[in-house]
RNA sequence: AACAUGCAAGUCUAGGGGGUGUAGCAAUACAUCACCGGCGGACGGGUGCGUAACGCGUGGGAAUAUACCUAUCGGUACGGAACAACUGCGGGAAACUGCAGCUAAUACCGUAUACGUCCUUCGGGAGAAAGAAUUUCGCCGAUAGAUUAGCCCGCGUUCGAUUAGCUAGUUGGUGGGGUAACGGCCCACCAAGGCGACGAUCGAUAGCUGUUCUGAGAGGAAGAUCAGCCACACUGGGACUGAGACACGGCCCAGACUCCUACGGGAGGCAGCAGUUGGGAAUCUUGGACAAUGGGGGAAACCCUGAUCCAGCCAUGCCGCGUGAGUGAUGAAGGCCUUCGGGUUGUAAAACUCUUUCGACGGGGACGAUGAUGACGGUACCCGUAGAAGAAGCUCCGGCUAACUUCGUGCCAGCAGCCGCGGUAAUACGAAGGGGGCUAGCGUUGUUCGGAUUUACUGGGCGUAAAGCGCGCGCAGGCGGUCUUCCAAGUCAGUGGUGAAAGCCUGGAGCUCAACUCCAGAACUGCCAUUGAAACUGUUAGACUUGAGUACGAGAGAGGUGAGUGGAAUUCCCAGUGUAGAGGUGAAAUUCGUAGAUAUUGGGAAGAACACCAGUGGCGAAGGCGGCUCACUGGCUCGUAACUGACGCUCAGGCGCGACAGCGUGGGGAUCAAACAGGAUUAGAUACCCUGGUAGUCCACGCCGUAAACGAUGAAUGCUAGCCGUUGGGUAGCUUGCUAUUCAGUGGCGCAGCUAACGCAUUAAGCGCCCCGCCUGGGGAGUACGGCCGCAAGGCUAAAACUCAAAGGAAUUGACGGGGGCCCGCACAAGCGGCGGAGCAUGUUGCUUAAUUCGACGCAACGCGAAGAACCUUACCAAGGCUUGACAUUGCCCGGAAACACUCAGAGAUGGGUGCCUCUUCGGAUCGGGUGACAGGUGGUGCAUGGCUGUCGUCAGCUCGUGUCGUGAGAUGUUGGGUUAAGUCCCGCAACGAGCGCAACCCUUGUUCAAUGUUGCCAGCACGCUCCUUCGGGGGUGGUGGGGACUCAUUGGAGACUGCCGGGGUCAACUCGGAGGAAGGUGGGGAUGACGUCAAGUCAUCAUGCCCCUUAUGUCUUGGGCUGCAAACAUGCUACAAUGGCCGGUACAGAGGGCUGCGAUACCGCAAGGUGGAGCGCAUCCCUAAAAGCCGGUCUCAGUUCGGAUUGGGGUCUGCAACUCGACCCCAUGAAGUCGGAGUCGCUAGUAAUCGCAGAUCAGCAACGCUGCGGUGAAUACGUUCCCGGGCCUUGUACACACCGCCCGUCACGUCACGAAAGUCGGCAACACCCGAAGCCCGUGGCCCAACCAGCUUGCUGGGGGGAGCGGUCGAAGGUGGGGCUGGCGAUUGGGACGAAGUCGUAACAAGGUA
Repeated sequence: AACAUGCAAGUCUAGGGGGUGUAGCAAUACAUCACCGGCGGACGGGUGCGUAACGCGUGGGAAUAUACCUAUCGGUACGGAACAACUGCGGGAAACUGCAGCUAAUACCGUAUACGUCCUUCGGGAGAAAGAAUUUCGCCGAUAGAUUAGCCCGCGUUCGAUUAGCUAGUUGGUGGGGUAACGGCCCACCAAGGCGACGAUCGAUAGCUGUUCUGAGAGGAAGAUCAGCCACACUGGGACUGAGACACGGCCCAGACUCCUACGGGAGGCAGCAGUUGGGAAUCUUGGACAAUGGGGGAAACCCUGAUCCAGCCAUGCCGCGUGAGUGAUGAAGGCCUUCGGGUUGUAAAACUCUUUCGACGGGGACGAUGAUGACGGUACCCGUAGAAGAAGCUCCGGCUAACUUCGUGCCAGCAGCCGCGGUAAUACGAAGGGGGCUAGCGUUGUUCGGAUUUACUGGGCGUAAAGCGCGCGCAGGCGGUCUUCCAAGUCAGUGGUGAAAGCCUGGAGCUCAACUCCAGAACUGCCAUUGAAACUGUUAGACUUGAGUACGAGAGAGGUGAGUGGAAUUCCCAGUGUAGAGGUGAAAUUCGUAGAUAUUGGGAAGAACACCAGUGGCGAAGGCGGCUCACUGGCUCGUAACUGACGCUCAGGCGCGACAGCGUGGGGAUCAAACAGGAUUAGAUACCCUGGUAGUCCACGCCGUAAACGAUGAAUGCUAGCCGUUGGGUAGCUUGCUAUUCAGUGGCGCAGCUAACGCAUUAAGCGCCCCGCCUGGGGAGUACGGCCGCAAGGCUAAAACUCAAAGGAAUUGACGGGGGCCCGCACAAGCGGCGGAGCAUGUUGCUUAAUUCGACGCAACGCGAAGAACCUUACCAAGGCUUGACAUUGCCCGGAAACACUCAGAGAUGGGUGCCUCUUCGGAUCGGGUGACAGGUGGUGCAUGGCUGUCGUCAGCUCGUGUCGUGAGAUGUUGGGUUAAGUCCCGCAACGAGCGCAACCCUUGUUCAAUGUUGCCAGCACGCUCCUUCGGGGGUGGUGGGGACUCAUUGGAGACUGCCGGGGUCAACUCGGAGGAAGGUGGGGAUGACGUCAAGUCAUCAUGCCCCUUAUGUCUUGGGCUGCAAACAUGCUACAAUGGCCGGUACAGAGGGCUGCGAUACCGCAAGGUGGAGCGCAUCCCUAAAAGCCGGUCUCAGUUCGGAUUGGGGUCUGCAACUCGACCCCAUGAAGUCGGAGUCGCUAGUAAUCGCAGAUCAGCAACGCUGCGGUGAAUACGUUCCCGGGCCUUGUACACACCGCCCGUCACGUCACGAAAGUCGGCAACACCCGAAGCCCGUGGCCCAACCAGCUUGCUGGGGGGAGCGGUCGAAGGUGGGGCUGGCGAUUGGGACGAAGUCGUAACAAGGUA
């Protein structure tokens, strides 16, 4: 929403006549049925469509009716004519119905009577009845009551103004009609009213209330159940009957739908109780009984009653109860976790001892009923029996929010209320164990209130967070100074009425308790009436002067409008002088100029703006106003206190003013200058810069009506510390230009107070009062649609869908800036030498490869891990082997071998063979085999880690305690003035102290002293050896005795502290200069690295969690590879030569190393090297020659006597082995290269540069590398503008992953919602006209008619009255028409929102690189 089926309203035979049945012979009696008649079907029951209304609520009112009921009064007389049923005849499929005839009544009609009733022209007139019966029940008229209903009024009762005007029966009157009743309710006529910003009309939504939920309350939301009222009954219209209806289970008509049909016609209305179908997220039994309560009928018995009382279904809600209680530790088993010890589940279980609610079974058995009657119901309840027996789930465990672990998964699957979890160790997903919560429930979803003071009446705001209209005038409205009077509207108090019951609250009572129910009280904060009060508000009347205004006297001013006028400057024109440039910029060019520019002089024209004065100065309401003069004109201030007497403040709507830009018409046009053009810049440059240049800029008139129209601060008024300026006026004092004071303005600072803070602070953003405007998360959007305004541009008013979890303010700490200040550093500069070019070496990328193992990637990877890749190393590849394993520990079983030696196969590992055949206390040891635990992994993750390291940076910083300040984050200290290498020190200071860093302490080096002297040293003494000798002696040699002087070594001291003097400086810290001193202001060098940053590096040093492999990702072996070469880069070496190369001679170190070692003298080889072996485990011996240097010679500027690559040949050494792939030597060969582009690196003194020496690793060596050692030994630094890095202070910030940040717009793609759109399809409410059902009313009524009347012909006629029919007004549905409002769809189109990695640029945030 539509409904199958059954039931839900009947009853009365004591109103009436009949039919049928039974009994009877009959009269008659009984039962039953339909009909006439009476009462009731207007209650009860359902639903919420409509309705924004006197519908409802509340309180009043007058012009009414009221069946049944109660009370009272009176009456109940006499007649008459019909119609059903029934009988007969018909029609129809049916529903039903026609004709004729008979008949009764409490049905109908007439007459009579009627105090009281009604009408009246006050004469009069009109109007009733019903009987049945044995009591009793009725009937009629009237009065009163009760009950119920109708009507009117005040107040209250949703949203929208993007609905502002509505209304012709409309508003009122007169007269009628109508109603139970008042009334435009209806009609005729007359008048032109009525409603509306206190929201009419229109649209949307909605039944209203008692009450319910929530809330501290005020409120907000709702209107299920129960109760009162209203409306409705398929949709729309209509009346009939009746006391009551315009009637849910009545009638008529129209429409839609369904059903029956013989196609001609008919029937129906569950929003009654059950029930069905469909829709839906979703809502029950086609039950019992009238026993109770109530209702209808009846005299009653009784009948009816899906009202009601009960039962059934549903954990839907509320309430109560159970599913057991006690004891019970070996803390059982099992599960889970584990640090492997244990922990937990857990007294939980088992076990033992008890109990029996509920349930089950058996027995008894109500109240509800004051006599009869019990659906519920053999129910509640009681007794008995058995037995822990039959009875626990749901959700959560990251925070909010009580409760944690393991496994699985691996940005997947999934979770999620918000924040957010998940990318290999997830308390957040899934599972398990454990735990928390609630419990016959639990969780989710939806809805409402609360929290939310987040619409703020109680109880908010508007400088910067959202929010003050751009400004003024001003009607309505709101608010309003002092005193008195009156009234009593507001206000306050008392009393009365009402505020239904139920509910809420309090007290009590009944069901075993409770929920629930009952009784009583209170409350219902409201409305009405009445009696009072008079402070305050208000009304009335009167008075006052301080608010406001007027007058008079002074004053300042870019206030406004109009007219006139002036000089300087700019541009242009003319003329003169004059010559090559001018102009412009970061630099240029376009441009102008030899046809004479720029410059300069003179003259002229035009338009616009008014330098200096000029000032947080003035004026104005704001916008705004600036040369000077004149005219007209508005406002303001001060003074006097003469006048008026509250005349005031604010202001929705309204009206006016209103910068710039823009528009229209007409002028004007010098300058400047959108658009535009050209030149630059640039990757591009539709920009910034330059050269031009048109609208416009100016005037008049008319529009526009907006601005960061800002003090981002509405207007008025009162009060609340001050100080310092300044403008205008007044007063006082006098030294006449000052001081003091007072009004009105305009500024700075600052107290209280306020504020989120910043800040404001008598010019408030403080404290009050009054009025207006405005705000309510960001975006969408000040947009769309609609309306109004405008010539247009556009303005005013102003949403929603959708989307996000933020957007925003102020302040804080950092970081950053093409912000600022100060300072430092080989940072720049000044210098010296390199790299980048060549060849080679080494490393890296890339390519290649079976493999070219892996790691390191800006500085801070790239001669790095690697202080040694031929095998090994070795991690890689190929091939071949092994599987408890190459290595460790251990249990069990078995064996007597294994090792070793020789030999064979094989590339080797390995396998085969032969020899050998252990010790023993007999348990075993050792070894081998088997088996189980396990080994092993240079496999992954450095983003799971430890440890170690790099870097900023040897930079001077990083913090804490207490105190103080701040709501807080935080600040202070640590900033400031000086100073330092330094947060080093001093001074100052709401700080005072302290810690980690700095410095010092440590090592080394430089001077000196002391001690000790072997293997070191040798001045002096002696000896030995040796060389020379002029024989006197001299030299050499630590070799020896000795010595400790010196050097040196070792150990321990001293010394340097701005200590001294002078200048500067705050009598400081410190700094500058000087003296002395080996050394001077940290003497040089080293070690030493704060809090932290980079998820920096390392799982391949090592360690280690987790994951992975286990006849392989382990392990062994051979060979190969790590050395591969179009190319690129990094770091070095050697050079390019004459300050050099080569040859010869000759001098001087330091620090290291050495026994599987260093290896001397000597000999051999051209040499690498070989032979050989003294000495030395080292101050003794050896490596060991230092080289540059110095002396002499040669080369003479060439691709060379430079340079040495490459290649050929020959060798040496190491090693199992130099093919891939070693080093070195000799001979020969003799490449590139003639000082290196852009760019870039190191270094400030024993430094750079240059020269050699040693060591680690190592058999050897690709070392030219690295780490040390000494020799020779410079130049330059004016200085801090700039580049880089860093420190401190400050400033801005939209950054905080912190500028390698953030972020904007177009375009491209996808999704979503919205707007426009030719049109198209609907809906709603009106309007005009047409048609016009039923029906009421009106008219007519030739047709029809019993009652009454008359006449007589006694059954006829006429009359009265009525009806059918017909006509008319109104009238639903329907039709036609043009409009209105509104919705759906719509090719296409417009913007919007959103969407891990799209395109183009870089607009904004820093001075964001043009604020």